[in-house]
Context: one part of a larger RNA
Molecule: large-subunit ribosomal RNA, domain II
Organism: Candidatus Wolfebacteria bacterium
RNA sequence: GCCAACGACUUUAUUGGUUCUGCCAGUUUAAGCCCCUAUGGGGAUUAAGCAAAGGGAAACCGAGUGUUAACAGCGCGAAUUAGCAGAACUAAUAAGACCCGAAGCCAGGCGAGCUUACCAUGGCCAGGUUGAACUCCGGUGAAAGCCGGAGGGAGGACCGCACCCACUAGCCGUGCAAUACUAGGGGAUGAGCUGUGGUACGAAGUGAAAAGCUAAUCGAGCCUGGGAAUAGCUGGUUCUCUCCGAAAUAGUUUUAGGACUAGCCCCAAGUGUUUCUUAUUGGAGGUAGAGCACUGGUUGGACUUGAUUGGCGCAAGCCAGCAAGACCAGUCAAACUCCGAAUUCCAUUAAAUAUAGCUUGGGAGUCAGUAUUCGAGGGCAAAGCUUCGAGUACGAAAGAGCAAGAACUCGGACCAUCGUCUAAGGUCCCUAAAUUUUGGCUAAGUGUAGAAGGAAGUGGCGCGUCGAAGACAGAUAGGAGGUUGGCUUAGAGGUAGCCAUCCUUUAAAGAGUGUGUAACAACUCACUAUCAUAUCUCCGCAAGGAGAUUGACGCGCCGCACCAAAGAUAUAACGGGACUAAGCCAAAUACCGAAGACAUGGGUUCGCGGGUUUUAUUAUCCGCGAGCGGUAGGAGAGCGUUUUUAGCAGCUGUGAAGAUUGACCCGCGAGGGCGAUUGGAGCGCUAAGAAGUGCAAAUGUUGGC
Numbered sequence: 001g002c003c004a005a006c007g008a009c010u011u012u013a014u015u016g017g018u019u020c021u022g023c024c025a026g027u028u029u030a031a032g033c034c035c036c037u038a039u040g041g042g043g044a045u046u047a048a049g050c051a052a053a054g055g056g057a058a059a060c061c062g063a064g065u066g067u068u069a070a071c072a073g074c075g076c077g078a079a080u081u082a083g084c085a086g087a088a089c090u091a092a093u094a095a096g097a098c099c100c101g102a103a104g105c106c107a108g109g110c111g112a113g114c115u116u117a118c119c120a121u122g123g124c125c126a127g128g129u130u131g132a133a134c135u136c137c138g139g140u141g142a143a144a145g146c147c148g149g150a151g152g153g154a155g156g157a158c159c160g161c162a163c164c165c166a167c168u169a170g171c172c173g174u175g176c177a178a179u180a181c182u183a184g185g186g187g188a189u190g191a192g193c194u195g196u197g198g199u200a201c202g203a204a205g206u207g208a209a210a211a212g213c214u215a216a217u218c219g220a221g222c223c224u225g226g227g228a229a230u231a232g233c234u235g236g237u238u239c240u241c242u243c244c245g246a247a248a249u250a251g252u253u254u255u256a257g258g259a260c261u262a263g264c265c266c267c268a269a270g271u272g273u274u275u276c277u278u279a280u281u282g283g284a285g286g287u288a289g290a291g292c293a294c295u296g297g298u299u300g301g302a303c304u305u306g307a308u309u310g311g312c313g314c315a316a317g318c319c320a321g322c323a324a325g326a327c328c329a330g331u332c333a334a335a336c337u338c339c340g341a342a343u344u345c346c347a348u349u350a351a352a353u354a355u356a357g358c359u360u361g362g363g364a365g366u367c368a369g370u371a372u373u374c375g376a377g378g379g380c381a382a383a384g385c386u387u388c389g390a391g392u393a394c395g396a397a398a399g400a401g402c403a404a405g406a407a408c409u410c411g412g413a414c415c416a417u418c419g420u421c422u423a424a425g426g427u428c429c430c431u432a433a434a435u436u437u438u439g440g441c442u443a444a445g446u447g448u449a450g451a452a453g454g455a456a457g458u459g460g461c462g463c464g465u466c467g468a469a470g471a472c473a474g475a476u477a478g479g480a481g482g483u484u485g486g487c488u489u490a491g492a493g494g495u496a497g498c499c500a501u502c503c504u505u506u507a508a509a510g511a512g513u514g515u516g517u518a519a520c521a522a523c524u525c526a527c528u529a530u531c532a533u534a535u536c537u538c539c540g541c542a543a544g545g546a547g548a549u550u551g552a553c554g555c556g557c558c559g560c561a562c563c564a565a566a567g568a569u570a571u572a573a574c575g576g577g578a579c580u581a582a583g584c585c586a587a588a589u590a591c592c593g594a595a596g597a598c599a600u601g602g603g604u605u606c607g608c609g610g611g612u613u614u615u616a617u618u619a620u621c622c623g624c625g626a627g628c629g630g631u632a633g634g635a636g637a638g639c640g641u642u643u644u645u646a647g648c649a650g651c652u653g654u655g656a657a658g659a660u661u662g663a664c665c666c667g668c669g670a671g672g673g674c675g676a677u678u679g680g681a682g683c684g685c686u687a688a689g690a691a692g693u694g695c696a697a698a699u700g701u702u703g704g705c
Base pairs, nucleotide, nucleotide: 001705002704003703004702005701006700011095012094013093014092015091016090017089018088019087020086021085022084023083026050027049028048033043034042035041036040054061055060064076065075066074067073098236099235101233105226106225107224108223109222110221116200117199118198119197120196121195122194123193124192125190127159128158129157130155134151135150136149137148138147139146140145163187164186165185167184168183169182170181202218204214205213206212239638240637241636242635243634244633249262250261251260252259253258263366264365265363266362267361268360269359270358271357274356275354277351278350279349281347282346283345284344289339290337291336295333296332297331298330299329300328301327303325304324305323306322309320310319311318312317369394370393371392372391373390374389375388376387377386378385399410400409401408414602415601416600417599419598420597421596425592426591427590428577429576430575434589436588437587438586439585440584441583447579453563454562457560458559459558460557461556462555463554464553465552466551474531475530476529477528478527480504481503482502485499486498487497510525514523515522535548536547537546538545539544603628604627605626606625607624608623609622610621611620612619639694641691642690643689644688645687646686647685648684650683651682658678659677660676661675662674664673665672666671
């Protein structure tokens, strides 16, 4: 892991409710007793309970009574008659109370053959080294003593086996081993190691102290008991079908992942349009917007007053500012309003639709919500952020679309159909359906991510200027004089900087647009002339004349493109192939496309109508209409297992149960029949009763593999 078996809402008491049964102004006995065919059945007994009358604290009174001085008023009653007992189901309360699950607490015992400490009695420590005290001898000294030599053999002394320990690394880590192995390491005459026997223990021992050790168990051992401790926590909770169907909110809570009451769901009875939607009519309101009439803020202007703040001035005064005020113009506000919607709310009347609304009683679950759109607060006009309000969806919703995706778009699955039509979204291939039609745009693979900003991309629109008196671009030539303007400066000559920016000659030429020089020079530009050069119409025989603009330049707006544009395993920012449309904009037609709608058939719930039937609007059949997604949860109807009672002149060796099996029959289903094979001794059906009554899950339990 798989299979099999076992495995969880029970029992008793009391109380409430629903249904049913018995008796009924009553109803029921409890214990005890008597009888019998005796774990049971029957009987008598009326204690007692509930009901039949209430009010009052009570005395007490009584259809009334209490309050009170009261005959008033008021409160509670009567007038308005259904109860009592039992059964089943359901809920609550008390109990282990649906099942499994703690760590723990207490009591009584058992443990020191492990280990800690101690007591008694034994045992053990190769070898080597060092050389204390002390003694003796010699020397020396007055002596104490000192020096030297010899002897001596001390030490929690040194090196190092046994023995003891466990510092490092490796190895092992389903091991050789629930702590080992390998190589090193420490102690090794000592507070040493060790054998045997003994003593001390559970809030207690022992401890050179680590909360260590007390039998692989220690911040309180082990065993048994109290005991099914308690668990607002986690997990699990077993057959079928049908109808309805939530909540994740408020208040309170030593309360916040729990609970109670309300809200929202279900069931029953009652009421009957009171509900919802739309419209009429009548009201409520101060938001959005707007406004400045109030409260405040705020910009500019001209003005008044005040204090003297600064500058200048001898002063008068002038200039700049400060504070307050009124005026003109312009403006801002959640806690401003002279105004003021839409939506909303209340009432009224009407219509249409729907088993809507409300009341009473019984049963719940819910109290972690989430995304999105709109309106707001917090945050950064951040968050897949957070807190409110309103709607929707998910939650509890499958289907289609968005490549794939709880919450987005479309749309709500009773069942069946190789039937039809559509929604969103699509129609070149993957891939169902247009290589569809018309007119534009894009050249960037833009489409198939992105801003400020940039930019002779390209299409469209508008405005202005110039243009055969020759535009624009180009070429040739000129681009001068006063003058090197004045100042400044070492210098400043058009061209560092400051000031001014005139005049003349001219076709034209700035007291100079740039390059350049130390400063000049030189080149260049503006400006001018010439060359060359873009057409058409009309008049005229022609020469020529008159006119126009297709050309040039500049500005602005719109559409689509361009640059800006860097990321981590691999293209990887169309789902892919690919596409110049199979991209974008505008329009048109056709088609595809869902569990949607329609069609046909079937089922079921409720309502209505009809037939048969019933004590009963009871049961059943037919027709019509409206429904039939669903978690928590409520309600209803059934299937199956074991066993008891009664019936079936029930079945059974001419083969029970069980097992295996079938392409068969019945039932929506749980399931029930029938057949075949096996098996070898019991078993069913009908109607009731009672439950150890249904397994896929609980790191479930036991067994097997």